[in-house]
RNA sequence: UAAAAUCCAGGCGAUGGAGUUCGCCUUAUUGCUGUCGUAAGCUGAUAACUCCUGUUAAAUA
Numbered sequence: 001u002a003a004a005a006u007c008c009a010g011g012c013g014a015u016g017g018a019g020u021u022c023g024c025c026u027u028a029u030u031g032c033u034g035u036c037g038u039a040a041g042c043u044g045a046u047a048a049c050u051c052c053u054g055u056u057a058a059a060u061a
Base pairs, nucleotide, nucleotide: 010025011024012023013022016052017051018050019049020048021047031042032041033040
């Protein structure tokens, strides 16, 4: 100096925040339909669960 392994930590997971769990590692799950490409259209604030905020629909006060 380079490589590998182990340990610890960190980071990432289509639109905000927190906790838990899971997977992944910096090219770290950058959704789907559609087009040669563009245009256009649809769903969702989770990777999964729970809570809060925002958005949409209905009802009640």
Model confidence (mean pLDDT): 75 of 100. Fluoride riboswitch aptamer (crcB RNA motif) from Candidatus Kuenenia hertensis, 61 nucleotides, folded computationally. The sequence was found by an Rfam model in a public genome assembly. NCBI's taxonomy places the organism under Bacteria, Pseudomonadati, Planctomycetota, Candidatus Brocadiaceae, Candidatus Kuenenia.